[in-house]
């Protein structure tokens, strides 16, 4: 000096699940009442799991303690397309911690 591993950044990719049900509030359309479509909020029920969270085998130990995940758990999220968001992967910049 580059490369691996690791951290920020930047692009691209990147799944799952009720357009439920009920009320409240706007805006729209059609209208006698009212309904229709939509967006927000709120309670109720079902459901995802790949943001973060929490559990654990092996395995280490005298004990405590430690000890993984795309496994559970779902507290938080998040469930018509869109948009956000998103573990993971690529690729490019940086950073400088390791160990070689």
């Nucleotide at each position: 000096a580059u490369a691996c591993a690791c951290c920020c950044u930047g692009c691209g990719g990147g799944a799952g699940a009720g357009a439920g049900c009920g009320g409240c509030c706007g805006c729209a359309c059609c209208g006698a009442a009212g309904g229709u479509g939509u967006g927000g909020c709120c309670g109720c029920c079902g459901c995802c799991g790949a943001a973060g969270g929490c559990g654990c085998a092996a395995c280490a130990c005298g004990c405590c303690c430690g000890g993984a995940a795309u496994c559970g758990c779902u507290c938080a999220g998040g469930c018509a397309c869109c948009c956000a968001g998103g573990a993971c992967c690529g690729c490019a910049g940086g950073g400088a911690u390791g160990g070689g």
Background
The RNA shown here (Glycine riboswitch aptamer) has 100 nucleotides and comes from a Gammaproteobacteria bacterium. Model confidence (mean pLDDT): 78 of 100. The sequence was found by an Rfam model in a public genome assembly.